This is a predicted structure of an 838-nucleotide part of an RNA (large-subunit ribosomal RNA, domain II) from Coscinodiscus wailesii. Taxonomically the source falls in Coscinodiscus (Eukaryota, Stramenopiles, Bacillariophyta, Coscinodiscophycidae). Its Rfam family is "Eukaryotic large subunit ribosomal RNA". Its Rfam clan is "LSU clan". Rfam links the family to the GO terms ribosome and structural constituent of ribosome. Its mean pLDDT, the model's own confidence on a scale to 100, is 80. The full RNA is in RNAcentral, with records from ENA.
[in-house]
Context: one part of a larger RNA
């Protein structure tokens, strides 16, 4: 689960218990190879595979603690009290226990305060869990919402006392004032969970402050005191000897050897080679080259100057590889509103990027939204109809008002400008403009008669409805209304659809948004910038858009069958080389599915379709062909113009028909062509639009993309019809988990936290929440171990959704374990993490 008359049979399953296969059917581990999906985690973030940042690899350590104050929710003791407690007592005790002066919140409040207040009182009324009742009733807790009395305070009136006549004490009765007050109390302590402060306060981490030392072996100055510095050049001053000169004085050899000269070694320096080396010889050196070299030279020693100070031939150079304020402790776990990192599993909800304030914009408080924990109920809606209401958007209108704005027509007593007639006239008469009248042509966020659609409100009943009866300082000519209150009265239960709904307490996160779609502000405009409404991405996966945060479909436990959306159906690739109708040929480059990965204007006698006009058998269109005269060489200009450089005219005859001429020509004519008619010919033709598809407008830098491939009687474009493919969506089943809800103490081990049964539901970031798995010690109680504990090992295997447990086999050599309660330095991939090893 079906069946019978039957607890009868059949079938299936479970549990025992026995067989059958048999080293492998079966499973389980593992290792290659194939196909299919599949971008790397971890973080910031609107968005991350990102050419954003941290990450070679292992192994150990490694971050919400603890204490105190407080809100809240439970529990537990006693309760108008209650905790702590000095000191006393008992006592084998620093424990227990009995006693308890005081003390802390609580049991009374109000006022700035001076003070008052301690007394007394069980308040009504509606709605209430509950409670008693056979009912009808009766009582009625919290709490809500209202009326009132009492108590402080203020305030009107103020009798009476009492006086130094200014004044002070005041009962009593009020008040539309006020209070964290009161009307038979709830508190107090102790423990947990959770929030919120303060403390190093979840770990790491600053630039800076501040106190107190130590350094001038480096280097910078400066005093003391020693030391070092080839060799040439040039050749001042004096000096001499010779010459000239009257002389001053001078020439010319010589001698001499000054000089912050001058080559140039050693020294000292460091210019160039932008040379060598740059895990160096070296945390600045070597080679060559170069500067300087008797002085502001070079150098030992010694002394003096100190950190907001110092020395500086001045570069903010220097001051021990440190200087735009040294170096060392120390305050100090300095503080960060910022960056980065925060460790086991599973279940159940599940956000915000928005308001308001802030020296606010990287942040926080508020309230919104979020979870939890109670407590109460029969109602409740982002919907639909029906009913009254409010409105001024779209749209429409300006021969309707504001305001803008085109065009002509008429008109005119007047105005203003021009001219004419007139001497002149407030005449006459023409013209232009204003005006004025009927039209006309276009407009509006700050216009508007009119005026939607959608969206909002309030209502669709027991707290109603109809009657009586009564209050009133309101109101009426008036017990006429009006509010309100009462009832022993009477009606009926007054739309659809869907679904639980209220309330109160606490509270995490969040306060960078981002996108589409419609309407708006900004802008040439943009993957731009501001906004509102709705839905979505964030925080979400699955199918399709090849690919993809936001498109389309659809939102998710494990699975088995079945049907489907979107969107495909040659071939990669699961489904049709499927049917019917028209289209398109595309030699720089046909064309192929929203968002979307671009093409315009403007053009084509490619091709197919319309529309509207014409013309035509009284013969059109094209084609052959014939005619295309005449007044006239029309006036006019003009060197010349005879049809045809130019103006301005453009008749008439004769004809079928022929322009004072469409063109070509000529110096001007000629001469040739059209325009017109006219034979052949025999059925259609022509012009302007207009929109399919194709085509031109179309030019970029690695080589390339209707996703390729490739397709033209499409596999293109534009339709109709059918079938199929296929998602975690629909529908059936089976499990699992979660919430709801029914049932059960009956006679038979235990678990009512149980059992057995139904129905829904199941995405998830930051956050809640609730149960669960490991570590470590403490107590309890059961046990395991030298017949082998813990540990480590494993190509052995079983359980549980998981965290994890468990058993075997090796090893290993002495402890460990399971259940119960307790307390915590308990779970790591990350932190340019420490620390060691590779």
């Nucleotide at each position: 689960a079906g069946u019978u008359a039957a607890u009868u049979c059949u079938g299936u399953g479970g549990c025992a218990g026995u067989g059958g296969c048999a080293a492998a059917a079966u499973g389980g581990u593992u290792u290659u190879c194939u196909u299919u999906g599949u971008c790397c985690c971890g973080u910031c973030u609107u968005g991350a595979a990102a050419c954003a940042c941290g990450g070679a690899c292992c192994a150990a350590g490694g971050a919400g603690u603890c204490c105190a104050a407080u809100g809240u929710a439970c529990a537990u003791g006693c309760g108008a009290g209650u905790g702590c407690a000095a000191g006393g007592g008992u006592g084998a005790c620093a424990a227990a226990c009995c006693u308890g002066c005081g003390u802390g919140c609580g049991u009374a409040a109000u006022g700035a305060a001076a003070g008052u207040a301690u007394c007394a009182u069980u308040g009504g009324u509606u709605g209430g869990a509950c409670c008693c009742g056979c009912a009808a009733g009766g009582g009625g807790c919290a709490c809500a919402a209202u009326c009132u009395g009492c108590c402080g305070g203020c305030u009107u009136c103020a009798a009476u006392c009492c006086c130094u006549c200014g004044g002070g004490a005041g009962a009593a009765a009020g008040g539309u004032c006020u209070g964290a007050g009161u009307g038979u109390g709830a508190g107090c302590a102790u423990g947990u969970g959770u929030g919120u402060u303060g403390g190093g306060a979840c770990c790491c981490g600053a630039a800076a402050g501040a106190u107190g030392g130590u350094g001038a072996a480096c280097u910078a100055u400066g005093c003391c005191u020693g030391a070092a510095u080839a060799g040439g050049a040039c050749g001042a001053a004096g000096c001499c000897a010779g010459g000239g000169g009257a002389a001053a004085c001078u020439c010319u050899g010589g001698u001499g050897g000054a000089g912050g000269u001058u080559c140039g070694u050693a020294g000292c320096a460091g210019u160039u080679u932008u040379g060598a080396c740059g895990u160096g010889c070296a945390a600045a050196u070597c080679g060559a080259u170069u500067g300087u070299c008797a002085a502001a030279u070079u150098u030992g020693g010694g002394c003096a100057u100190a950190g907001g100070g110092g020395c500086g031939a001045a570069a903010g150079a220097c001051c021990a590889a440190u200087c735009g304020a040294a170096c060392c402790a120390u305050c100090u776990a300095g503080u960060a509103g910022c960056u980065g990192g925060u460790u086991c599993c599973c279940u159940c909800c599940g956000a915000a990027a928005u308001u308001u304030c802030c020296c606010u914009u990287a942040g926080g408080a508020u309230a919104g939204c979020u979870g939890c924990a109670a407590c109460c109920a029969a109602a409740c809606a982002u919907u639909u109809u029906u009913a009254u209401c409010a409105g001024g958007u779209a749209a429409a209108g300006c021969g309707a008002a504001u305001g803008a704005u085109u065009a002509g027509a008429g008109g005119u007593u007047c105005c203003g400008g021009g001219g004419g007639a007139g001497u002149a006239a407030u005449u006459c008469c023409c013209u232009c403009g204003g005006c004025c009248u009927a039209u006309u042509c276009u407009c509006a966020a700050a216009c508007u008669u009119u005026a939607a659609a959608u969206g909002g409100a309030u209502a669709a009943g027991a707290c109603c409805c109809u009657g009586g009866c009564g209050u009133u300082g309101c109101g009426u000519a008036a017990g006429u209304g009006a509010a309100c209150g009462c009832c022993u009265a009477g009606g009926u239960u007054g739309a659809a659809u869907g679904u639980u709904g209220g309330u109160u307490g606490u509270u995490a996160g969040u306060g960078g948004g981002c996108c589409a779609u419609a309407c708006c502000g900004g802008g040439u405009a943009a993957g731009c910038u501001g906004g509102u409404a709705u839905g979505g991405c964030g925080a979400u996966g699955u199918g399709g858009g090849a690919u993809g945060a936001u498109c389309c479909a659809a939102a998710c436990g494990u699975u088995g069958a079945g049907u489907u959306a979107a969107g495909g159906u040659g071939c990669c690739a699961a489904a049709g080389u499927g049917u019917u109708u028209g289209c398109u040929u595309a030699c720089c480059c046909a064309g192929a599915u929203c968002c979307c990965a671009c093409a315009a204007a403007a053009g084509g006698u490619g091709u197919u379709g319309g529309u509207u006009c014409a013309u035509u058998u009284a013969g059109a269109c094209a084609g052959c062909a014939g005619g295309a005269c005449g007044g006239u060489g029309g006036c006019c200009a003009u060197g010349g113009a005879a049809g045809u450089c130019g103006g301005a005219a453009u008749c008439c005859g004769c004809u079928a028909a022929g322009g004072a001429g469409u063109g070509u020509g000529u110096a001007a004519c000629a001469a040739c062509u059209c325009a017109c008619c006219u034979g052949c010919c025999g059925a259609a033709u022509g012009a302007a639009c207009u929109a399919g598809c194709c085509c031109u407008g179309a030019a970029a830098a690695u080589g390339g993309a209707u996703g390729g491939u490739g397709c033209u009687a499409a596999a293109g474009c534009a339709g109709g019809c059918c079938a199929c493919c296929u998602a975690u969506a629909c529908u059936c089943g089976a499990c699992c988990a979660u919430u709801a809800g029914u049932g059960u103490a009956a006679a038979u081990g235990c678990u009512a936290u149980g059992c057995a049964c139904u129905a829904a539901u199941g995405a998830g970031u930051a956050g809640g929440a609730g149960g669960g798995c490991g570590u470590u010690g403490g107590g309890g109680u059961u046990g395991u171990u030298g017949a082998g504990c813990a540990g480590c090992u494993u190509g052995u295997g079983c359980c549980g959704u998981a965290a994890g447990g468990c058993a075997g086999a090796g090893u290993g050599a002495a402890a460990c374990a399971g259940c119960c309660u307790c307390a915590a330095g308990u779970g790591c991939a990350g932190a340019u993490c420490u620390u060691g090893g590779u």